[in-house]
A computed fold for an 85-nucleotide RNA from Pelotomaculum sp. UBA4789, annotated as c-di-GMP-I-GGC riboswitch aptamer.
RNA sequence: UAUGAAAAGGCAAACUCUCUGAAAGGAGAGGGCGCAAAGCUGCGGACCUAAAGCGUUAGAUGCUAUGGUAGCCGGGUUGCCAAAA
Numbered sequence: 001u002a003u004g005a006a007a008a009g010g011c012a013a014a015c016u017c018u019c020u021g022a023a024a025g026g027a028g029a030g031g032g033c034g035c036a037a038a039g040c041u042g043c044g045g046a047c048c049u050a051a052a053g054c055g056u057u058a059g060a061u062g063c064u065a066u067g068g069u070a071g072c073c074g075g076g077u078u079g080c081c082a083a084a085a
Stems, first nucleotide, its partner, number of pairs: 003082002010035002015030006033071001039077003043074003046069003053063002
C1' cells in the first nucleotide's frame, strides 16, 4: 500500500418514550437491523420537505432550498486492531 479471518474496542436501522422543528428532519434514553470508516465533510449527483416566497380575486393544487439525508452513490479528509496473501 492493499485486504478484512479472529479477538479487543467502537457505531447503531426499524420500533417505543421525551424534547425540538412549519415539515422533512434533528437531539436524548431504551432497542439492535446491520456497519471496517455506519468517523468528519452537503463539494458533485440523487432523494426528502415547502414555513417564507412565487402564483391566485381569495384559497387549494403547483413551482422554488435558503431547510435536510454522510446508514443512497461518488469526491475530499482523519483514523483503531490484525491473520493469511
About this RNA: The sequence was found by an Rfam model in a public genome assembly. Taxonomically the source falls in Pelotomaculum (Bacteria, Bacillati, Bacillota, Clostridia).